c-di-GMP-I riboswitch aptamer from a Syntrophomonadaceae bacterium, 84 nucleotides, folded computationally. Taxonomically the source falls in Syntrophomonadaceae (Bacteria, Bacillati, Bacillota, Eubacteriales). It was read from a public genome assembly, where an Rfam model found it. The coordinates come from a structure-prediction model, not an experiment, and the mean pLDDT is 83.

RNA sequence: UACCCGCAGGGGCAAACCUGUCGAAAGGCAGGGACGCAAAGCCAAGGCCUAAAGCUGAAAAGCCAGGGCGGUCGGGUUGCCGGG
Numbered sequence: 001u002a003c004c005c006g007c008a009g010g011g012g013c014a015a016a017c018c019u020g021u022c023g024a025a026a027g028g029c030a031g032g033g034a035c036g037c038a039a040a041g042c043c044a045a046g047g048c049c050u051a052a053a054g055c056u057g058a059a060a061a062g063c064c065a066g067g068g069c070g071g072u073c074g075g076g077u078u079g080c081c082g083g084g
Base pairs, nucleotide, nucleotide: 003084004083005082006081012037013036017032018031019030020029021028022027035071041077042076043075046073047069048068049067054063055062056061
């Protein structure tokens, strides 16, 4: 340095659910809470979710991301400790 592993120590994050709040929604944020996590750190170009505005339409409805999701998945990138 590369790869693999997670038995120790010290730290870290925080699902569901509840409350408040922002949002049209998806979802976010804060507090509580711990199911779990060695990348459960970061990145939205694949994928997925939503469809307010806009467009089409007589209507019903359809289309659409400048909105979202990294704890569904793929991909990219950085990285602590110990062991092999």